[in-house]
RNA sequence: GGCCACGCGAUCGCGGGGGAGGUGAAUCCCUCGAGGAAAGUCCGGACACCACAGGGUUAGGUGGUGGGUAACGCCCACCCGGGGAAACCCGCGGGAAAGUGCAACAGAGAGCAGACCGCCGAUGGCGGGGCCACACGUGAGCCCCGAACAGGUAAGGGUGAAACGGUGCGGUAAGAGCGCACCAGCGCCGCGGUGACGCGGCGGCUCGGCAAACCCCACCCGGUGCAAGGCCAAGCAGGACCGUUGAGGCGACCCGCUGAGGUCCAGGUAGGCCGCAGGAUCCCCAGGGACCCCGGGGCUCAGCCCCGGAGAUGGAUGAUCGCGCCAGACAGGAUCCGGCUUACAGGCCCGCU
RNA sequence: GCCGGAGUAGCUCAGCUGGUAGAGCAGCUGAUUUGUAAUCAGCUGGUCGGGGGUUCGAUUCCCUUCUCCGGCU
Numbered sequence: 001g002g003c004c005a006c007g008c009g010a011u012c013g014c015g016g017g018g019g020a021g022g023u024g025a026a027u028c029c030c031u032c033g034a035g036g037a038a039a040g041u042c043c044g045g046a047c048a049c050c051a052c053a054g055g056g057u058u059a060g061g062u063g064g065u066g067g068g069u070a071a072c073g074c075c076c077a078c079c080c081g082g083g084g085a086a087a088c089c090c091g092c093g094g095g096a097a098a099g100u101g102c103a104a105c106a107g108a109g110a111g112c113a114g115a116c117c118g119c120c121g122a123u124g125g126c127g128g129g130g131c132c133a134c135a136c137g138u139g140a141g142c143c144c145c146g147a148a149c150a151g152g153u154a155a156g157g158g159u160g161a162a163a164c165g166g167u168g169c170g171g172u173a174a175g176a177g178c179g180c181a182c183c184a185g186c187g188c189c190g191c192g193g194u195g196a197c198g199c200g201g202c203g204g205c206u207c208g209g210c211a212a213a214c215c216c217c218a219c220c221c222g223g224u225g226c227a228a229g230g231c232c233a234a235g236c237a238g239g240a241c242c243g244u245u246g247a248g249g250c251g252a253c254c255c256g257c258u259g260a261g262g263u264c265c266a267g268g269u270a271g272g273c274c275g276c277a278g279g280a281u282c283c284c285c286a287g288g289g290a291c292c293c294c295g296g297g298g299c300u301c302a303g304c305c306c307c308g309g310a311g312a313u314g315g316a317u318g319a320u321c322g323c324g325c326c327a328g329a330c331a332g333g334a335u336c337c338g339g340c341u342u343a344c345a346g347g348c349c350c351g352c353u
Numbered sequence: 354g355c356c357g358g359a360g361u362a363g364c365u366c367a368g369c370u371g372g373u374a375g376a377g378c379a380g381c382u383g384a385u386u387u388g389u390a391a392u393c394a395g396c397u398g399g400u401c402g403g404g405g406g407u408u409c410g411a412u413u414c415c416c417u418u419c420u421c422c423g424g425c426u
Stems, first nucleotide, its partner, number of pairs: 001349004006324007014033007035330001039341002042339005047225004054255005060220004064078005080091004094216002099214002101210002116157002118153003123150002126146006132139003165183006184206001186203007229274004238265005248258002278292002281290003293309007354425007363378004372409001380396005402418005
């Protein structure tokens, strides 16, 4: 990563379809009859109605690159980052310089930042000493020492999740990309690649974090849902208010369009049929037909024919026996598909570390 | 089958525009009173339904799961 997920036989009992039977019913025969998740209702659609589904705003969704698909928030491959010994697993747009905002407490300072402790104090000033001069106590100049005022610093320490690139060497009064080497980031150029991006070279030194914060950008997007929505039958009983000076019609609002209903109270009905089934292929006169897939059976056997594919609606699969196995766990359709997520005892197979 | 809403102290509820969780009632203690109640003062009590993620930090934002309530005939 894939498959299986009780199997076979007999007897009785269930639901659908077909046939026989018969006025009809009864009865008989044949055949089909739950899942990988049928679950959660998280997504995308088909279909249906509102219906001009028309326009706009807003609300909403997705987000590396390329492809798949009817479509998707899904799947496949790859890029980048993280984890792992590895096979592999997890995550993802750009912008913080378009704008607004947040970072409690601590801390000097949290992005037009900042000086707490500390270090220096070469230069200016203060104090002391020495040399020189002589007018004997002073002076200009020079030198040395001291403390640390002015001033300098952001390397070290502290605070913090995070402090305006990191490590090392030099340099400096002490320091700092101040300079250099390597690394990270950013920009430019060349090569490779469909692309995300990767590799190499050059460069000046450096232009935080959070967008699952609001937002900006690109793309998508009407709403409601089979209890949707149609057809038939049956039955009754209306009353009040609003309304063509516009009821009502859409997730919200506006424009536009449409144009007679709407709200509340009361009464009746709660029946039957379609939708409803192998298919995201095609045709059509919309009833059907072609083609294709799967299972079973037959025949003149590689072709043809026949029967089927769960379709309930107080809601179908149960019971008994025998054998095999020694696994029967999670668990049962309700409009239907393509996915995701969750639950799950055990068996088998393939590939890799 | 489908569509909405909720879960915080023993109970009833706030907080959700991210800064480390509150109010009332109940319970306990003390004061007051002859003694209770009432009143006043103080105190206790919380894995914010569970798990994972984003972030320095999650009751709050994102994903998933459990339980409960309501509607569509």
Two RNAs folded together computationally: RNase P RNA and transfer RNA, 426 nucleotides in total. It holds a member of the Rfam family "Bacterial RNase P class A". The family's RNA type in Rfam is ribozyme.